[in-house]
RNA sequence: ACAGAAAAAGGCAAACCUUCUGAAAAGAGGGGACGCAAAGUCGCAGGUCUAAGGUAGUUAGAAGUUUUUUGCUAAGACGGCUGGACUGCCUGGA
Numbered sequence: 001a002c003a004g005a006a007a008a009a010g011g012c013a014a015a016c017c018u019u020c021u022g023a024a025a026a027g028a029g030g031g032g033a034c035g036c037a038a039a040g041u042c043g044c045a046g047g048u049c050u051a052a053g054g055u056a057g058u059u060a061g062a063a064g065u066u067u068u069u070u071g072c073u074a075a076g077a078c079g080g081c082u083g084g085a086c087u088g089c090c091u092g093g094a
Stems, first nucleotide, its partner, number of pairs: 002092003011036002016031006034080001040086003044083003047078004053073005060066001
């Protein structure tokens, strides 16, 4: 390099509750442990999620920068969805 989590030292922290941020997905703090041998870091590839903004239609209306609703999308989110890159404790190991 590679493999493993038996031992030893530890580490992280799902759901849920609560506070804050956000239009939302979601993120951060505190509590809490389902689990994790990278459940450490990075949105590079795939995938999933959101749709304030933009856009095409639909609905109501005399009309409008209004109302109802559908699709698409810029943009954003997820590393505990998969792959990839980088780094790391212990043991085995050339």
This is a predicted structure of a 94-nucleotide RNA (c-di-GMP-I-GGC riboswitch aptamer) from Robertmurraya korlensis NBRC 107688. It was read from a public genome assembly, where an Rfam model found it. The coordinates come from a structure-prediction model, not an experiment, and the mean pLDDT is 84. The organism belongs to Robertmurraya korlensis, within Bacteria.